RNAcentral holds the full RNA, with entries from ENA.
Large-subunit ribosomal RNA, domain VI from a Patescibacteria group bacterium, 249 nucleotides, folded computationally.
[in-house]
Context: one part of a larger RNA
RNA sequence: CGCGGAAACUUGAGAAGGACACUCUUUAGUACGAGAGGACCGAGAGUGACGAAGCUCUAGUGUACCAGCUGUUCUACCAAGGGCAUCGCUGGGUAGCUAUCUUCGGUUAGGAUAAACGCUGAAAGCAUCUAAGCGUGAAGCCGUCUUCAAGAUUAGGUUUCAUAGGUUGGUCAGAGAAUAUGACCUUGAUAGGCUCUAGGUGUAAGGCCCGUAAGGGUUUAAGCCGAGGAGUACUAAUAAACCAUCUGA
Numbered sequence: 001c002g003c004g005g006a007a008a009c010u011u012g013a014g015a016a017g018g019a020c021a022c023u024c025u026u027u028a029g030u031a032c033g034a035g036a037g038g039a040c041c042g043a044g045a046g047u048g049a050c051g052a053a054g055c056u057c058u059a060g061u062g063u064a065c066c067a068g069c070u071g072u073u074c075u076a077c078c079a080a081g082g083g084c085a086u087c088g089c090u091g092g093g094u095a096g097c098u099a100u101c102u103u104c105g106g107u108u109a110g111g112a113u114a115a116a117c118g119c120u121g122a123a124a125g126c127a128u129c130u131a132a133g134c135g136u137g138a139a140g141c142c143g144u145c146u147u148c149a150a151g152a153u154u155a156g157g158u159u160u161c162a163u164a165g166g167u168u169g170g171u172c173a174g175a176g177a178a179u180a181u182g183a184c185c186u187u188g189a190u191a192g193g194c195u196c197u198a199g200g201u202g203u204a205a206g207g208c209c210c211g212u213a214a215g216g217g218u219u220u221a222a223g224c225c226g227a228g229g230a231g232u233a234c235u236a237a238u239a240a241a242c243c244a245u246c247u248g249a
Stems, first nucleotide, its partner, number of pairs: 001151001005161006014148004020048007032037001050105005058099004065092005070085006110142002116136004165243004169185005190236003193232005199225003206219005
């Protein structure tokens, strides 16, 4: 841009994906076989690789989270802190992301067939699965399953609306390179802040007590805290503009 307005929900021409392998138990030491050995069919349980989704568990990361520690420098000094040293090093770790973790999947009808096996049956009084006709038959084919899909220009359908709807602008994230998508814009919880809380770290500083001191105890399950959850209009989402609009000329 098209599909001669808009929004929502859809059909599916067509396309893509998937389809796996193995082990054990049982049937059954049965059928078969002199024995040695040893099944088909059927039933049940599990494993591997692969794939999809997810973060409850396990584990990793987690560079503006918490604590410990060293050197140096600065805050006049002590104490307490800031900077730098690979994030200075070490021990942990929320959200998110992730796999080694968790859950799930490859199922089952049906149809047409291959090789093969048949029925009826002539040419050819017999015979013959084939010439006419009719069956059985595979992890393969078409479907069944999942995803996309009306630019399927044959541009489909349904419902509702039509002063409908959409865009720009702003606050953003379950989204994200830009776009797009989605949430919200005061008739408001969209983000930040604040309060509470889950969770992390692990008992702050200051004071007091004990000890000559290093240090210990107590106040103190403290103090601090990023992304999680809830609440709350304190801050910012102001104000507005543009396009378009059957029932026409």
Its Rfam family is "Bacterial large subunit ribosomal RNA". Its mean pLDDT, the model's own confidence on a scale to 100, is 85.